This is a predicted structure of a 185-nucleotide RNA (Lysine riboswitch aptamer) from a Bacillota bacterium. The sequence was found by an Rfam model in a public genome assembly. Its mean pLDDT, the model's own confidence on a scale to 100, is 75.
RNA sequence: UGGUGAGGUAGAGGCGCAGUUAUUAUUAGUACUCUUAGAAGAAGCUGGGGAAGCUGAUGAACUUUGAGGAAAGGAAUCGCUGCCGAAGUCUAACUAAUCCCCGUUAAUUAGGCUGGGUGUGCAUUGAAAAAGUGCACAACUGUCACUGUAGCAAUCCCAAACUACAGUGGAGGACUAUCACACCG
Numbered sequence: 001u002g003g004u005g006a007g008g009u010a011g012a013g014g015c016g017c018a019g020u021u022a023u024u025a026u027u028a029g030u031a032c033u034c035u036u037a038g039a040a041g042a043a044g045c046u047g048g049g050g051a052a053g054c055u056g057a058u059g060a061a062c063u064u065u066g067a068g069g070a071a072a073g074g075a076a077u078c079g080c081u082g083c084c085g086a087a088g089u090c091u092a093a094c095u096a097a098u099c100c101c102c103g104u105u106a107a108u109u110a111g112g113c114u115g116g117g118u119g120u121g122c123a124u125u126g127a128a129a130a131a132g133u134g135c136a137c138a139a140c141u142g143u144c145a146c147u148g149u150a151g152c153a154a155u156c157c158c159a160a161a162c163u164a165c166a167g168u169g170g171a172g173g174a175c176u177a178u179c180a181c182a183c184c185g
C1' cells in the first nucleotide's frame, strides 16, 4: 500500500417510522337502562359446540310505544417524545381471557418477507364509502454498482480520479464516514 473476513462508533433517505397527550368525526340514536302494549304458559344468556354457572310462570327470550343514552376497538389532525429495521406483516410455539375443542384478541419467543413513501386494481380484516394488510401494476425517491454523454481537459492527441446528467441492475444482512482487529499478497 492492496485484497478478503468479521466487528465498533457516527450518519443519511422524506408526503419517513413508531409511541403518546389533547381534540374531532365515525361507531350510534346502536348496546344498555327505565317504560307501553303484545306473545309461547317457555325457554333464554359468552364468537360457535359442550361443561359449569346465571336469568326466567313475581312471565324471560322475541316483537312493539315512549324517555334517557354510551364505550371499546379502528381512524384523522395538532403538539410532544423516541427513532432511521425506524417499523410493519405472516407463520409456529407458549401464556392469559371460568374449564375442554375450534376461533378471536393481547403479551412473549423463534423464524420468513418488505429500501422508503404515493397511486390504481383485486383479495382480505373491518360497522364502514375510514383505515390496515397481502399480491399485481405504475410512476416517484434515497443509495450503490455498471455503461454512456458532457465538464475537468490549458498548445495537438489520449486520459484517470472527481462533478453533473441519462440508461440498466441490486437490496436494509444494504449505503456513507470513521476506528480498531484477523488473515493473505
Stems, first nucleotide, its partner, number of pairs: 001185005007179005014084001016083005022077003032068003037063002043055003047102005087114007095106003115141002118138008143170009